[in-house]
Context: one part of a larger RNA
RNA sequence: UUGGGCGUAAAGGGCUCGUAGGCUGUUCAGUAAGUCAGGUGUGAAAACUCGAGGCUCAACCUCGAGACGCCACUUGAUACUGCUGUGACUUGAGUUCGGUAGAGGAGUGUGGAAUUCCUAGUGUAGCGGUGAAAUGCGUAGAUAUCAGAAGGAACAUCAAUGGCGAAGGCAGCUUUCUGGACCAAUACUGACGCUGAGGUACGAAAGCGUGGGUAGCAAACAGGAUUAGAUACCCUGGUAGUCCACGCCGUAAACGAUGAUAACUAGCCGUUGGGGGGAUUUACCCCUUAGUGGCGAAGCUAACGCGUUAAGUUAUCCGCCUGGGGAGUACGGCCGCAAGGCUAAAACUC
Numbered sequence: 001u002u003g004g005g006c007g008u009a010a011a012g013g014g015c016u017c018g019u020a021g022g023c024u025g026u027u028c029a030g031u032a033a034g035u036c037a038g039g040u041g042u043g044a045a046a047a048c049u050c051g052a053g054g055c056u057c058a059a060c061c062u063c064g065a066g067a068c069g070c071c072a073c074u075u076g077a078u079a080c081u082g083c084u085g086u087g088a089c090u091u092g093a094g095u096u097c098g099g100u101a102g103a104g105g106a107g108u109g110u111g112g113a114a115u116u117c118c119u120a121g122u123g124u125a126g127c128g129g130u131g132a133a134a135u136g137c138g139u140a141g142a143u144a145u146c147a148g149a150a151g152g153a154a155c156a157u158c159a160a161u162g163g164c165g166a167a168g169g170c171a172g173c174u175u176u177c178u179g180g181a182c183c184a185a186u187a188c189u190g191a192c193g194c195u196g197a198g199g200u201a202c203g204a205a206a207g208c209g210u211g212g213g214u215a216g217c218a219a220a221c222a223g224g225a226u227u228a229g230a231u232a233c234c235c236u237g238g239u240a241g242u243c244c245a246c247g248c249c250g251u252a253a254a255c256g257a258u259g260a261u262a263a264c265u266a267g268c269c270g271u272u273g274g275g276g277g278g279a280u281u282u283a284c285c286c287c288u289u290a291g292u293g294g295c296g297a298a299g300c301u302a303a304c305g306c307g308u309u310a311a312g313u314u315a316u317c318c319g320c321c322u323g324g325g326g327a328g329u330a331c332g333g334c335c336g337c338a339a340g341g342c343u344a345a346a347a348c349u350c
């Protein structure tokens, strides 16, 4: 490289949009580039295949025929692909009208419970903590209890196998701005589509920079225990951090360990949001549609399992894998304030 693969054995990019490129619905007309057919030319000789002959045979040699993927020119064919058409169509895609649900995003305001601290009262000797203790707090009045006040962070119940979002993720309530989805029906545009190398926006936690904030929790650190030791597990404290604003970082078991889009292929039971119909009115049944779960025919799979939300049957496009270790490392390059990230080997060894 070919081939074969990518849920768990190596392998789906964290995710979106999108450039080039690849692929692309139906009908008509034209063209004839690809495609197909014929002809002409070329395709040296040798070699190769077949037939004959010559060395006593063979190897070898000689003669004849065939063949020589290709290419150029030319004459046709027009199903398919391509190209052209201020040609056409409506099923794909999109727009419009009317509704619906939602922790989708950003900002503003605000609420109660709880922890902590402070002030005042009541009150007295313990509290706290553990397997047991001790460090610690407390007669300078703690713990407990009650009233008031401060401040920060997170939002019990509702809550769900539930909802929304491209992913990361999103949850008290109110309000402003705003993205998307779904359903039903009419009208409109008329292939405007799919994927997407580079590229671009976003991207948990931790971490970094500047400035705030700091109630609780808590790396580091200190002390007390435990232990042979205990740089731990347990306990008492406690700083970064966790929170906010702006700017970086760009990684995760970023997982459904399952790329995107489209079509097709038995059913059954739930559940969420729409629509239609029927019975009855307070809740039921049927159909349909977009999600989201549990089983399961066929089929697939090494098995486990997957099974209309496929890991089934197909098509298009992208990414990735090719024995273990060395190694996601070195070197170089690009990015970053740094931490480091991305790209990415070899020797050697089994």
Base pairs, nucleotide, nucleotide: 003322004321005320006319007304008303012318014202017199021195022194023193025089026088027087028085029084030083031082033081034080035077036076037075038074039073040072041071048066049065050064051063052062053061054060092192093189094188095187098183099182100181104178105177106176107175109173110172111155116150118148119147121145122144126137127136163170164169207248208247209246210245211244212243216242217241221237222236223235224234259317260316261315262314263313264312267295268294269293270292271291272290273289274288275287276286277285278284299306300305323350324349325348332343333342334341335340